The part of an RNA shown here (large-subunit ribosomal RNA, half B) has 1176 nucleotides and comes from Attheya longicornis. Lineage of the source: Eukaryota > Stramenopiles > Bacillariophyta > Biddulphiophyceae > Attheya. It is recorded under the gene name rrnL. Its mean pLDDT, the model's own confidence on a scale to 100, is 81. Rfam family: Bacterial large subunit ribosomal RNA. Its family is annotated with ribosome and structural constituent of ribosome in the Gene Ontology.

Context: one part of a larger RNA
RNA sequence: UUGUGUUGAAGGAACUCGGCAAAAUGGCUCUGUAACUUAGGGAGAAGGAGUAACUUUUUUAGGGCAACCUGUAAAAGUUGACACAAAAUCGGGGACAGCGACUGUUUAAUAAAAACACAGGUCUCUGCAAAUUCGUAAGAAGAAGUAUAGAAACUGACGCCUGCCCAGUGCUGCAAGAUUAAAGGUAGAAGUUUUGGCUUAUACCCUAAACCCCAGUAAACGGCGGCUGUAACUCUGACGGUCCAAAGGUAGCGAAAUUCCUUGGCAUUUAAUUGGUGUCCUGCAUGAAUGGCGUAACGACUGUCCCACUGUCUCCAACACAAGCUCAGUGAAAUUGAAAUCUCUGUGAAGAUGCAGAGUACAUGCGGCUAGACGGAAAGACCCCGUGCACCUUUACUAUAGUUAUAUAUUGUAAUAAAAAUUUUUAUGUGUAGGAUAUGUGGGAAGUUAUGGAUUUUUACGCAAGUAAAUUGUUUUCAACUCCAGUGAAAUACCACUCUUAAAAUUUUUUAUUACUCAUUAAUUUAAAAACAGUGUAUAAUGGGUAGUUUGACUGGGGCGGUCACCUCCUAAAGAGUAACGGAGGUGUACAAAGGUAAGUUCAGAUUGGUAAAAUCAAUUUAAGAGCGCAAUAGUAAAUUGCUUGCCUGACUGUAAGAUUGACAAAUCGAGCAGGGACGAAAGUCGGUUAUAGUGAUCCGGUGAUUCUGUGUGGAAAAGGUCAUCGCUCAACGGAUAAAAGGUACGCCGGGGAUAACAGGCUAAUCACCCUCUAGAGACCCUAUCGACGGGGUGGUUUGGCACCUCGAUGUUGGAUUAUCGCAUCCUGGAACUGUAGAUGGUUCCAAGGGUUUGGCUGUUCGCCAAGGAAAGCGGUACAUGAUCUGAGUUUAGAACGUCGUGAGACAGUUUGGUCCCUAUCUACCGUAUGCGUAAGAAAAUUGAAAAGAUUAAACUCUAGUACGAGAGGACCGAGAAAAGUGAAUCUCUGGUAAAUCGGUUGUUAUAUAUUAGUAGCAACGCCGAGUAGCUACAUUCAUAAUAGAUAAUCGCUGAAAGCAUCUAAGCGAGAAACUAACUUUAAGAUUAAUUUUCUUAUAGACGUAAUAAAUUAUUACGAAAAAUAGGCUUAGUGUGUAAGAAUUGUAAAAUUUUAAGCUAACAAGUACUAAUACC
Repeated sequence: UUGUGUUGAAGGAACUCGGCAAAAUGGCUCUGUAACUUAGGGAGAAGGAGUAACUUUUUUAGGGCAACCUGUAAAAGUUGACACAAAAUCGGGGACAGCGACUGUUUAAUAAAAACACAGGUCUCUGCAAAUUCGUAAGAAGAAGUAUAGAAACUGACGCCUGCCCAGUGCUGCAAGAUUAAAGGUAGAAGUUUUGGCUUAUACCCUAAACCCCAGUAAACGGCGGCUGUAACUCUGACGGUCCAAAGGUAGCGAAAUUCCUUGGCAUUUAAUUGGUGUCCUGCAUGAAUGGCGUAACGACUGUCCCACUGUCUCCAACACAAGCUCAGUGAAAUUGAAAUCUCUGUGAAGAUGCAGAGUACAUGCGGCUAGACGGAAAGACCCCGUGCACCUUUACUAUAGUUAUAUAUUGUAAUAAAAAUUUUUAUGUGUAGGAUAUGUGGGAAGUUAUGGAUUUUUACGCAAGUAAAUUGUUUUCAACUCCAGUGAAAUACCACUCUUAAAAUUUUUUAUUACUCAUUAAUUUAAAAACAGUGUAUAAUGGGUAGUUUGACUGGGGCGGUCACCUCCUAAAGAGUAACGGAGGUGUACAAAGGUAAGUUCAGAUUGGUAAAAUCAAUUUAAGAGCGCAAUAGUAAAUUGCUUGCCUGACUGUAAGAUUGACAAAUCGAGCAGGGACGAAAGUCGGUUAUAGUGAUCCGGUGAUUCUGUGUGGAAAAGGUCAUCGCUCAACGGAUAAAAGGUACGCCGGGGAUAACAGGCUAAUCACCCUCUAGAGACCCUAUCGACGGGGUGGUUUGGCACCUCGAUGUUGGAUUAUCGCAUCCUGGAACUGUAGAUGGUUCCAAGGGUUUGGCUGUUCGCCAAGGAAAGCGGUACAUGAUCUGAGUUUAGAACGUCGUGAGACAGUUUGGUCCCUAUCUACCGUAUGCGUAAGAAAAUUGAAAAGAUUAAACUCUAGUACGAGAGGACCGAGAAAAGUGAAUCUCUGGUAAAUCGGUUGUUAUAUAUUAGUAGCAACGCCGAGUAGCUACAUUCAUAAUAGAUAAUCGCUGAAAGCAUCUAAGCGAGAAACUAACUUUAAGAUUAAUUUUCUUAUAGACGUAAUAAAUUAUUACGAAAAAUAGGCUUAGUGUGUAAGAAUUGUAAAAUUUUAAGCUAACAAGUACUAAUACC
């Protein structure tokens, strides 16, 4: 010093984030018990009383044959230092809120909670071969259950309730339409020396679920508005207007676990409240089973207050035990480049034991301490990076299990109905006109009919006129029609083909139903079911259920924002080139003339004239100030470049010497040659445009051309090649793929001080302070005081900028503790000015010696408030100090609210909970020793170079109610001085402690002494009452004094330079808590090692007994015939409080006497009884 315990004066939460920890309460009996309430509780509420021992009486329970034994309860009396559940076991209580109803469960090892669960509520699915789930399947759970059952989801007792919205996303339903795959059908086409066909691709038809569409559904996912006017004070807005929406938030609650502003306003609680409670409503961003609001009981939950209680604190002290220290034995660890391992200032990869300079320092241990060694530990978890990883999410991309649907196989027979198609037969067809119900076209000039016509009846169609069929049967040839005529667009008999509509039949297909067979069930008895289902294959849909991946770069860190290709200018430093998230702008085309050529021509502005005024026109002037499609730059007027006109298409084909430029790939210029042209008389010019932007590689695919290739060979085709051309905001523009978003605080790995957060460094915009200029304010007057607009500095405390050390780790706010420095001074000291009467002030100068409070709120620093004070200073020191402490905040993992997000999740928003390791090697520091030195060795006494410490303020009284002042009030200077702060020493007093000093007392009949008694042990020293020495503070004493010197600001004397003036230049003074002494302490290792005195072989050590000393050492006292060093003994003292034994009294507990008794640690005196022997 630490840990675990014990005790504590006065105060009693003042401590602190917070009563953390500790203390207190505690058993039993009796009494008594509030609000509220779900009537059960709350409740052991709270609060109060009693409790031992002995005697007597009464009461009863059990056992026993009985004697009697073991118990219960009540009353009365007595005993005692009454402390009487005597030790141990053993609730602190109350009040108000939040959350969750409750008991329960949870992150084994940082979170026990408000999270989970829960009974209850609701919705949805499921009819049994159930839904759902596991499994490839067989099969299994569900369930040996059957809708009062099972499953999934949400909510979460109970009470009152649960509003509006179906537009979006889901889910459910519906079937009309649209759309859609494979398969199937049909048609035409291409190819083909297999032509009976085969192959290929296409169009159309048919066709499911899904999607679209239409409804329903919110205790499904979810959502639930603006602007504006208005009432006779003002305010407010019952009322109105308007816009939007699917609907515009109802009841309730509300600065809340939700409120940013915010410490909201008011009230209450307190001396004081960022807290608590109540209320208001301005709800950033409440709100109704993502449940809303209440709520008794409950809670190791969270917040606040009160009582009790206390060492939490003011403010610490003592004691016990265990460590620490010494000795003996035994004996690790991390760490370690090597070490011969000081301080300051500077330097330096920017914070030095190691560099430079200066200073300091004899050598070496031990005990302590923790400021530094950017200490140890862990290749930083924050941040960034990686074409790293993992997991999670989803309307990222791509797949896929599953599910649904269609086709097909397993898969057979038959019937009915409906639909579609085909074939056959039959019928059908009315505008007007026309004989009259004309389908269309063709043929056709002649025929047809006796199986007849009329008539009767019926049926079908119908435009009501008729047409057709069947039937009847008198009559027995009685009939009818066409071309012609006429009407009309078309003309009729008859025949053939065909169209519309309809009927019947056949065939085919589809759908639906029924029956059989197969299959299922133990079972062909019934029933159900039945070619369905199931399974395989193909196809379509759905499909974060599952999987694989993607999710850009630049960047004064990253993210957000911006940008990414090309053109022009400046930056660019007179060749070219040249960066920045430097400064300015443009482009992703246009034009058949805005192109070629030949010829001609000159613009813009200003002034004047003219005109009603413009335009046009004329003159003068300037000289490009215009124009050249568009940006800018360059260029350009005797125009190869502007403008006008004529004729044209060179906006040509095939090439190309040579240059420019570029890493490459690309890009640019280009004379000339050949062909065939345009313009021009010709020379000549023309391969687009005054130039520089107007863009995209490769692969893949399309189209055209082709005397190219053509899978054994020949021919063709497919396919490929060559030439031309088309398809990319591949704009992240040299283009990773045809095809790609997010979260991680559950995270992981590899790296980075190449890159952020802390700190340092540089800088000083910002910040702080100062100076200067005065406009102004100050009645007048710039400067008593204040001072705008400006100017100049200093500092390195703010916010920043930079990114230089550190990412193989420099721990971060605030507090505690301990400080140290600066001064731009808060107080105290000394001065000047004052718009200073005194008192109290204001401003400024000097001054850093000392001092600079306690509380309420908050994590706070800060701040506000209360009280008191001389004052309650500002800053630096890694925002000093975590190998000293704390951990409330921030900043892991749990959870909740609000908000954002489809979601995973997120929030310099809020809330609750949440592991702080290290035995010290070196330096530094505080102590304590040893060695050697100090030229012989010792003993004793000094000097003091140097260093350290200390340094406070003052009520009040006197001077003096004086100076001053009208008064009120009220001093300087000087003389005393209480209480306080701080410090040192001490223990006489007052207190604390005092672990065996005295006493009391409980339990221990299975602790010991045999037993009674008396004692001892254990139970925290068992508990309790006192308490010596010692140590201590709350106690006592003292100090913080006086003085001198030299000074600061300032004030002076004399006095010139400068005949004056001037505190100064020479000279001489005054002047402060600061400085130097003085005061206290250390001090000759003061290596400069000092001085004085004494002694000359004495002595010193070791050993022993010890303490006025002490970790060990050291120091000090003593150690033989003498010594009080320690122990013992005796005595005294102190403390305790009347021992034991005996006697007496009492029934007994007990009392009295012997007796102020007995005992008594550390204290005092005396006394050699013991040990300080012997040897070295």